The part of an RNA shown here (small-subunit ribosomal RNA, central domain) has 346 nucleotides and comes from a soil metagenome. The full RNA is in RNAcentral, with records from SILVA. The coordinates come from a structure-prediction model, not an experiment, and the mean pLDDT is 87. Its Rfam family is "Bacterial small subunit ribosomal RNA".
Context: one part of a larger RNA
RNA sequence: CUGGGUUUAAAGGGUACGUAGGCGGACUUUUAAGUCAGGGGUGAAAUCCCGAGGCUCAACCUCGGAACUGCCUUUGAAACUACUAGUCUUGAAUUAUGUUGAGGUUGGCGGAAUACAACAUGUAGCGGUGAAAUGCAUAGAUAUGUUGUGGAACACCGAUUGCGAAGGCAGCUGACUGAACAUAUAUUGACGCUGAGGUACGAAAGCGUGGGGAUCAAACAGGAUUAGAUACCCUGGUAGUCCACGCCGUAAACUAUGAUUACUCGAUGUACGCGAUACACAGUGUGCAUCCAAGCGAAAGCGUUAAGUAAUCCACCUGGGAAGUACGUUCGCAAGAAUGAAACUC
Repeated sequence: CUGGGUUUAAAGGGUACGUAGGCGGACUUUUAAGUCAGGGGUGAAAUCCCGAGGCUCAACCUCGGAACUGCCUUUGAAACUACUAGUCUUGAAUUAUGUUGAGGUUGGCGGAAUACAACAUGUAGCGGUGAAAUGCAUAGAUAUGUUGUGGAACACCGAUUGCGAAGGCAGCUGACUGAACAUAUAUUGACGCUGAGGUACGAAAGCGUGGGGAUCAAACAGGAUUAGAUACCCUGGUAGUCCACGCCGUAAACUAUGAUUACUCGAUGUACGCGAUACACAGUGUGCAUCCAAGCGAAAGCGUUAAGUAAUCCACCUGGGAAGUACGUUCGCAAGAAUGAAACUC
């Protein structure tokens, strides 16, 4: 390489868009590149294979045949692929009407709570723990009330819910905006699928500049615990957590399950439509879940949202360690990221 695989044994890229490429619906027509058939040429010898023969046998050698699965040329065939010309509507997209939702961006507003400040009431403790202590407090704390300031997050509703490509998204409301679904079958007429490179997005932490700073809280300090305690517990507390702009580009980025299409018993719940209706039952479409037939699987389990049956395209795997390391290269302000070995060893 072939073959075999990728939920959990090694292995699905974090996600999407999309270039090249690969693959691609129905019918008619053309050509004959692929394809198929016939003829011709060539495919050195040796080797391999088969049949004989020669060395006493064998290895070896000699002769003959076959083969050399290839290439070139020529004559045809036209089903399939391709090409040419045309048609179609079921794939795809568009249109009309409507619906849905924490989808996104950006303003405004709200209440509860924490903290702080001022004032008032009030007096000796508060706080914290397994128990304590550090800490706070007669310079009046804790508690209660009123008022104010500021930042961050949105209880209940809330769900096995919903939306989004993924990351992710939750108080209310305005503006702008993406999507999905249903119904109608009105329009285009294969416009499709996948997608190496590429581009964009991408939690948290981290980085740069400038703001902001209530809470929580790496580092740090103190108190405990302990043989010790650079921890777990407690009291404090700075980066950070928040905002704007710019980087970083990684996660158990998980459904550990790539995308798309078709097919394959059913049952139950639920979200949103359609249709129908007095209500309900039942129907239908798209989702989200649970349980199972067939089938699959090493099993656990999966099971119309497949890990079943098939097809197309991409990514990835090939014993453990060394190692996601070294070197080189690219990217980055840095942290580092991406690509990614070998010796040696078991």